[in-house]
The RNA shown here (transfer RNA) has 73 nucleotides and comes from an uncultured Bacteriovoracaceae bacterium. It was read from a public genome assembly. Rfam family: tRNA.
């Protein structure tokens, strides 16, 4: 330099004809318990890596760009 993959909650990841962003774990509160853990109920938390474009509407399509991983030279 070229090609491919990947980036979404604190962590691990879902999210396909483009139509209100989710799960598990973690965290907080309550219940339970002598206390802790476990269990049950509820809750907070996101500029979907960044910028632009298309569209009534973009995590999703297009372009540019950055980080990480793999391969080729």
């Nucleotide at each position: 330099g070229c090609g491919g993959g990947u980036g979404u909650a604190g962590c691990u990841c879902a999210g396909u004809u483009g139509g209100u962003a989710g799960a598990g774990c973690a965290c907080c509160a309550g219940c339970c318990u002598u206390c802790c853990a476990a269990g049950c109920u509820g809750g907070g938390g996101g500029u979907c890596g960044a910028g632009a474009g298309u569209u009534c509407g973009a995590a999703c399509c297009u372009c540019u760009u950055c980080g990480c991983c793999c391969g080729c030279u």